Overview:
Bacterial RNase P class A from a Deltaproteobacteria bacterium, 373 nucleotides, folded computationally. The coordinates come from a structure-prediction model, not an experiment, and the mean pLDDT is 76. NCBI's taxonomy places the organism under Bacteria, Pseudomonadati, Myxococcota, Myxococcia. The sequence was found by an Rfam model in a public genome assembly.
RNA sequence: UAAAGAAGGACGGAUGAUCGCCGGUUUGCUGAAGCAGACGGGAGGAAAGUCCGGGCUCCACAGGGCUGGAUGGUCCCUAACGGGGACCGGGGGUGACCCUAGGGAAAGUGCCACAGAAAACAGACCGCCCGUUGCAGGGUAAGGGUGAAAAGGCGAGGUAAGAGCUCACCAGUUCCGGUGGUGACGCCGGAAGCUUGGUAAACCCCAUCCGGAGCAAGGCCAAAUAGGGAAGCGUUUGAGGGUGGCCCGCCCGAGGCUUCCGGGUAAGGCCGCUUGAGGUUGCCGGCAACGGCAAUCCUAGAUGAAUGAUCAUCGCCUCCUUUCGGGUAACCGGGUGGAGGAACAGAACCCGGCUUAUGGACUUCUUUAGCCA
Numbered sequence: 001u002a003a004a005g006a007a008g009g010a011c012g013g014a015u016g017a018u019c020g021c022c023g024g025u026u027u028g029c030u031g032a033a034g035c036a037g038a039c040g041g042g043a044g045g046a047a048a049g050u051c052c053g054g055g056c057u058c059c060a061c062a063g064g065g066c067u068g069g070a071u072g073g074u075c076c077c078u079a080a081c082g083g084g085g086a087c088c089g090g091g092g093g094u095g096a097c098c099c100u101a102g103g104g105a106a107a108g109u110g111c112c113a114c115a116g117a118a119a120a121c122a123g124a125c126c127g128c129c130c131g132u133u134g135c136a137g138g139g140u141a142a143g144g145g146u147g148a149a150a151a152g153g154c155g156a157g158g159u160a161a162g163a164g165c166u167c168a169c170c171a172g173u174u175c176c177g178g179u180g181g182u183g184a185c186g187c188c189g190g191a192a193g194c195u196u197g198g199u200a201a202a203c204c205c206c207a208u209c210c211g212g213a214g215c216a217a218g219g220c221c222a223a224a225u226a227g228g229g230a231a232g233c234g235u236u237u238g239a240g241g242g243u244g245g246c247c248c249g250c251c252c253g254a255g256g257c258u259u260c261c262g263g264g265u266a267a268g269g270c271c272g273c274u275u276g277a278g279g280u281u282g283c284c285g286g287c288a289a290c291g292g293c294a295a296u297c298c299u300a301g302a303u304g305a306a307u308g309a310u311c312a313u314c315g316c317c318u319c320c321u322u323u324c325g326g327g328u329a330a331c332c333g334g335g336u337g338g339a340g341g342a343a344c345a346g347a348a349c350c351c352g353g354c355u356u357a358u359g360g361a362c363u364u365c366u367u368u369a370g371c372c373a
Stems, first nucleotide, its partner, number of pairs: 001369008011360001013314007021042002024039006044344001048355002051353005056214004063248005068210005073087005088102001089100004103205002108203002110199003125144002127140004152170002155167003171195001173192008218271004228261006240252003278297008316341005322335005
């Protein structure tokens, strides 16, 4: 100098003035509605998607079986998760690092196009050997071909020719022992049979886990009427109902329940509604995620939907001009002036994640290549 990798965030403009909104505390008018004053506060890193997990609310004796769904290496974190951290195995990259839907193919079923002789109870096309006058026939799977993949690799012996047929050295598998680690697993040594395609993000098997509905949840107030008509079932020998489905169990249940027709009120007001698994700072523990202790802070609650508009100055980014310095140059840094630009996008009960959209800028550390000292 160039190209890469990883992480971070009181980054996602700031200040002032004028006018305009919403809510809180407080004072006064005045007891209320309301009005005026003072003092604070007022939209994101994703608020989006509604994909997971919860808090909260309601239904449910919340149990058992079947079904359905989710997850899938180990350990740790968390309220929990399909999330996060660290590590192990496998894969990619020169590397820093990145990806991983990572249990089982010897329980079973399915699939592997085309090519090829044959694609898993998988093989004889060419070739090699025996044999014949020739054909036939027999042996073989070392060599060649096809293919993404073809019955471990290499060397030697052996054979009619060959083959783990045998042997030595490797790889793989299984088992044994030692050793490191909480563990997944790693390393070392030995033995054995010689060697047991792939695919489960195909069905499936195994292990673990899972009530449901949702703030339009759920309450309170107000208002109004014709609590009308019909049908069916039933009254303890149980109709009907009970929040993934079915069955069993259990519970509720009687001037009852279900269905249909018809009529009225409201389309309203209040609560839920923001103090939390909360934020910030410091210390301690931990590789880290994170946890503990102490101190301190209160930072939107709208309801047809507030949080805005204008002006000025400064800041950030891009380009141009001019000038100064360094440098052989390319180029780099500073100053003056001018023009332009700033994305994705807006809370609606709250929180922890995931995914998607996004103009730009900043900081720190690391890797590789080239050059110079």